Molecule: FMN riboswitch aptamer (RFN element)
Organism: Companilactobacillus nodensis DSM 19682 = JCM 14932 = NBRC 107160
RNA sequence: GUUGGUUUUCAGGGCAGGGUGUAAUUCCCGACCGGCGGUAUAGUCCGCGACCCAGCGCAAGCUGGCCGAAUUGGUUAGAUUCCAAUACCGAUAGUAAAGUCUAGAUGAAAGAAAACAGAG
Numbered sequence: 001g002u003u004g005g006u007u008u009u010c011a012g013g014g015c016a017g018g019g020u021g022u023a024a025u026u027c028c029c030g031a032c033c034g035g036c037g038g039u040a041u042a043g044u045c046c047g048c049g050a051c052c053c054a055g056c057g058c059a060a061g062c063u064g065g066c067c068g069a070a071u072u073g074g075u076u077a078g079a080u081u082c083c084a085a086u087a088c089c090g091a092u093a094g095u096a097a098a099g100u101c102u103a104g105a106u107g108a109a110a111g112a113a114a115a116c117a118g119a120g
Base pairs, nucleotide, nucleotide: 002119003118005116006115007114008113009112010111017029018028019027031100032099033090034089035048036047037046038045043088044087052065053064054063055062056061070086071085072084073083074082092103093102094101
């Protein structure tokens, strides 16, 4: 260094300022944010997780389903990832209608790292 195992730790960000109104961080103007792996550096490519739905189960949980959104130009050997410009997207419940507030969640988890014993 490789491979499987056990344990531990870590693992999501964001409405400034203003308008209307009895009331809105929810509407309107505007502002802001971007989980994990892959790949020329990605919220919008490929894959995954989470949320949500169905079935089964006393339960823990298991199986299946669902799963948003980008173009143009430039550089390059190579970029839907870089640079420039202009766009777009974002579970459920609560509440004046929420990607950003509050809640499930001091949860779960893709995965990242470390330690330990072992195998070839």